[in-house]
């Protein structure tokens, strides 16, 4: 400097076809226990890296931009 792939709750990670954004671990309160751990119940927590544009509507489409990975020079 070019090309490609990635960025979504504290962590990992799905969302593939544009339509109200989920699992799993944690984390917080109950229950069971003498107390911990385990099991159960139940609930907080994210606007999807920043922006801007297409759309009736973007995480998902187009562009710049930031940062990370891989490949070539």
């Nucleotide at each position: 400097g070019g090309g490609c792939c990635c960025g979504u709750g504290g962590c990992g990670c799905a969302g593939u076809u544009g339509g109200u954004a989920g699992c799993g671990c944690g984390c917080c309160u109950c229950a069971u226990u003498u107390g911990c751990a385990a099991u159960g119940a139940g609930g907080a927590g994210g606007c999807c890296a920043g922006g801007a544009g297409u759309u009736c509507g973007a995480g998902u489409c187009u562009c710049c931009u930031c940062g990370g990975g891989u490949c070539c020079a």